Annotation:
This is a predicted structure of a 76-nucleotide RNA (transfer RNA) from a Pseudomonadota bacterium. The sequence was found in a public genome assembly.
RNA sequence: GCCGGUGUAGCUCAGCUGGUAGAGCAGUCGCUUCGUAAGCGAGAGGUCGGGGGUUCAAUUCCCUCCACCGGCACCA
Numbered sequence: 001g002c003c004g005g006u007g008u009a010g011c012u013c014a015g016c017u018g019g020u021a022g023a024g025c026a027g028u029c030g031c032u033u034c035g036u037a038a039g040c041g042a043g044a045g046g047u048c049g050g051g052g053g054u055u056c057a058a059u060u061c062c063c064u065c066c067a068c069c070g071g072c073a074c075c076a
Stems, first nucleotide, its partner, number of pairs: 001072007010025004019056001028042004049065005
């Protein structure tokens, strides 16, 4: 340099055919217990990697850039 993949909550990941963004764990509060752990419940937590375009409407489609991973190529 070329090709492909990934980027969504603190972490690991879902999200179908474009139509109100979710789960588990962690953390917070509460219940339970003599106390702790476990268990149960509640609530909180998101510019969906950045920018632009199409559309009534974009996490989803298109373009571009960035980061990471893999393969290939180059290495005088």
Notes: The prediction has a mean pLDDT of 81.